[in-house]
Record summary
Predicted 3D model of a 72-nucleotide RNA (transfer RNA). The prediction has a mean pLDDT of 82. It matches the Rfam family "tRNA". The family's RNA type in Rfam is transfer RNA.
RNA sequence: GCCCCUGUAGCUUAGUGGUAGAGCGUCUGGCUGUUAACCAGAAGGUCGCCUGUUCAAACCAGGCCGGGGGCG
Numbered sequence: 001g002c003c004c005c006u007g008u009a010g011c012u013u014a015g016u017g018g019u020a021g022a023g024c025g026u027c028u029g030g031c032u033g034u035u036a037a038c039c040a041g042a043a044g045g046u047c048g049c050c051u052g053u054u055c056a057a058a059c060c061a062g063g064c065c066g067g068g069g070g071c072g
Stems, first nucleotide, its partner, number of pairs: 001071007010024004018055001026042005048064005
């Protein structure tokens, strides 16, 4: 330098055009003599950035940035 994969909540990730979900973690409450476990609930997301396509974009296209891999 070229090619491929990848970027979504604090962490791990689902979602591949039509309301962004889950597990763990955090917080509150319940239970318990207390803690843990368990049960119920809540908070937490500019979906890496910009532009485009579309009635509508996390999802499609282009560029840029970060991570991983291959070739030279």